A computed fold for a 248-nucleotide part of an RNA from a Pseudomonadota bacterium, annotated as large-subunit ribosomal RNA, domain VI. The organism belongs to Pseudomonadota, within Bacteria. Its Rfam family is "Bacterial large subunit ribosomal RNA". The literature on the family includes a 2001 paper in Science by Yusupov et al., "Crystal structure of the ribosome at 5.5 A resolution". The RNAcentral record of the full RNA draws on ENA. Its mean pLDDT, the model's own confidence on a scale to 100, is 89.

Context: one part of a larger RNA
RNA sequence: CGUAGGAAUGUUGCGGGGCUCUGACCUUAGUACGAGAGGACCGGGUCGGACGUACCGCUGGUCUACCAGCUGUAACGCCAGUAGCACCGCUGGGUAGCUAUGUACGGAAGGGAUAAGCGCUGAAAGCAUCUAAGCACGAAGCCCGCCCCAAGAUGAGCAUUCCAUUGAGGGUCGUAGGAGAUGACUACGUCGAUAGGCUGCUGAUGUAAGCGCAGCAAUGUGUUGAGUCUAGCAGUACUAAUUACCCG
Numbered sequence: 001c002g003u004a005g006g007a008a009u010g011u012u013g014c015g016g017g018g019c020u021c022u023g024a025c026c027u028u029a030g031u032a033c034g035a036g037a038g039g040a041c042c043g044g045g046u047c048g049g050a051c052g053u054a055c056c057g058c059u060g061g062u063c064u065a066c067c068a069g070c071u072g073u074a075a076c077g078c079c080a081g082u083a084g085c086a087c088c089g090c091u092g093g094g095u096a097g098c099u100a101u102g103u104a105c106g107g108a109a110g111g112g113a114u115a116a117g118c119g120c121u122g123a124a125a126g127c128a129u130c131u132a133a134g135c136a137c138g139a140a141g142c143c144c145g146c147c148c149c150a151a152g153a154u155g156a157g158c159a160u161u162c163c164a165u166u167g168a169g170g171g172u173c174g175u176a177g178g179a180g181a182u183g184a185c186u187a188c189g190u191c192g193a194u195a196g197g198c199u200g201c202u203g204a205u206g207u208a209a210g211c212g213c214a215g216c217a218a219u220g221u222g223u224u225g226a227g228u229c230u231a232g233c234a235g236u237a238c239u240a241a242u243u244a245c246c247c248g
Base pairs, nucleotide, nucleotide: 001152005163006162007161008160009159010158011157015149016148017147018146021049022048023047024046025045026044027043033038051106052105053104054103055102059100060099061098062097066093067092068091069090070089071086072085073084075082076081110144111143112142117137119135120134169247170246171245172244173189174188175187176186177185194240195239196238197236198235199234200233201232203229204228205227210223211222212221213220214219
């Protein structure tokens, strides 16, 4: 821009894309078959491999604004206690998130038309013949079925509702993130829990500082599962989402 008024919401599916893999074992059954040796089709079940999709409850990884320990140096006048630099200084742990080696699930079943092939009926050709007329089967393959996109499908579809300048709806702007390079998308904007703050909880670390006590001291111990805490879960308008403007 189009879809012959403008919107919002929900849909149909023309068409397109994805998937399409495979093994072992048990059973049927030591049956059919076979002199024996050996040893099935068909059918039923179990467990796998590779691949793919989703997810983070479990097992782990990571977690550079979390917690603790430790070294050197140097700063806060000194002690104590802290902050800086040293690969995040090093080491031990680790929430959310992200993740695989973790977990769950998938390939199917079924239907239709067929290939090679196997047939029925059956003439031409009194026989025979699956074929010439007609009919029935038959594959991991084809078309559906399963998952995703999808009306620019210009063949531009359909349904419901709203609006007619007293204006539906959309945008700008702001607070943000289940989104994100920018647009876009999503949530919210006081008729408010959108983010921050605060409070509580979960969770992480692992018993802070100060003081008391014991010890000559290093240190131990009590206060104390203490103190601190990023992303998690709730509550709470304290702060910021004001007023407004534009398109139509």